[in-house]
A computed fold for a 351-nucleotide part of an RNA from an uncultured prokaryote, annotated as small-subunit ribosomal RNA, central domain. The coordinates come from a structure-prediction model, not an experiment, and the mean pLDDT is 88. Rfam family: Bacterial small subunit ribosomal RNA. Its family is annotated with ribosome and structural constituent of ribosome in the Gene Ontology. The full RNA is in RNAcentral, with records from ENA.
Context: one part of a larger RNA
RNA sequence: CUGGGCGUAAAGCGCGCGUAGGGGGUUUGUUAAGUCGGAUGUGAAAGCCCUGGGCUCAACCUGGGAAUGGCAUUCGAAACUGGCUGACUAGAGUAUGGUAGAGGGAAGUGGAAUUCCGGGUGUAGCGGUGAAAUGCGUAGAUAUCCGGAGGAACAUCAGUGGCGAAGGCGACUUCCUGGACCAAUACUGACACUGAGGUGCGAAAGCGUGGGUAGCAAACAGGAUUAGAUACCCUGGUAGUCCACGCCGUAAACGAUGUCAACUAGAUGUUGGGAAGGUUAAACUUAAUAGGUGUCGUAGCAAACGUGAUAAGUUCUCCGCCUGGGGAGUACGGCCGCAAGGCUAAAACUC
Numbered sequence: 001c002u003g004g005g006c007g008u009a010a011a012g013c014g015c016g017c018g019u020a021g022g023g024g025g026u027u028u029g030u031u032a033a034g035u036c037g038g039a040u041g042u043g044a045a046a047g048c049c050c051u052g053g054g055c056u057c058a059a060c061c062u063g064g065g066a067a068u069g070g071c072a073u074u075c076g077a078a079a080c081u082g083g084c085u086g087a088c089u090a091g092a093g094u095a096u097g098g099u100a101g102a103g104g105g106a107a108g109u110g111g112a113a114u115u116c117c118g119g120g121u122g123u124a125g126c127g128g129u130g131a132a133a134u135g136c137g138u139a140g141a142u143a144u145c146c147g148g149a150g151g152a153a154c155a156u157c158a159g160u161g162g163c164g165a166a167g168g169c170g171a172c173u174u175c176c177u178g179g180a181c182c183a184a185u186a187c188u189g190a191c192a193c194u195g196a197g198g199u200g201c202g203a204a205a206g207c208g209u210g211g212g213u214a215g216c217a218a219a220c221a222g223g224a225u226u227a228g229a230u231a232c233c234c235u236g237g238u239a240g241u242c243c244a245c246g247c248c249g250u251a252a253a254c255g256a257u258g259u260c261a262a263c264u265a266g267a268u269g270u271u272g273g274g275a276a277g278g279u280u281a282a283a284c285u286u287a288a289u290a291g292g293u294g295u296c297g298u299a300g301c302a303a304a305c306g307u308g309a310u311a312a313g314u315u316c317u318c319c320g321c322c323u324g325g326g327g328a329g330u331a332c333g334g335c336c337g338c339a340a341g342g343c344u345a346a347a348a349c350u351c
Stems, first nucleotide, its partner, number of pairs: 004322003007305002012319001014201004021194002025088003029084003033081002035077008049065006091191001092188005097182003103177007110154001115149007125136002162169002206247006215241002220236004258318001261315003266296006273289001275286003300307002324351003333344004
């Protein structure tokens, strides 16, 4: 001199891409910026520290030394970091061959159901509730059969199953398109990691313009309930929910767990490959294998709960964030937005 944390106590940006920066594989030679050593100069004096001396001691005064972590110049060293240079293949990527998938976009198609309309049969109720009523119905409802219209969502399959960076994605067909995984080779040769700013994507609700509207349904109206009932329940019902284009940019955007990499007992299920066996082909079986997703669990960690190779263990890289509660994610200012509001973000005061 350094020193703590972030699953649930305060704390991981919602998620990617990526600029600067930071840190970065094996090896040859070289350089000498960092680094290390020597020398010289400087680093005022006093003080501090060590050691002598003087006041009878001490404080105090005084001699000498050390120290002054530094800076400059110069001479060296070359392991490590950096620069330059040549090489390498274990990181990363490319090619070839396969595999699975609700990954994304567009167009088209389908059946079940609800509602409405037309027609037939048919008659007095239907509907709804804890019980009712509002409501619908003799101008023929409910029920049932046939036909038609239209919108929205896709039962079964369906699975702690799959895919995606996250948000998220589920009928079928076609077209366009992104990524992942596996096997064996070949190739490039550190091209890689993270990422302040920046930029893109980003559920629902909401906003703008134009369409659409079957069901559902904020607001609203009525009926009940109740002491009241601006609710829960019922009958209706408009925005909205749907589509196109453009905004908004937030969520318990959660695994409340940032990203990359390495290492550290096992057991068991499942998913897509590969291998071996088996079969005409399947089914099926086996266990060493690389990838995903679960359950249990050792060591360890942890305040405990728990976690435990998908770590919250042991290390490493870079980024983000936290620092008592309230005031407050507020005010003010700035930036963004049509608005709603978002982002950034205090203080007084108080306990």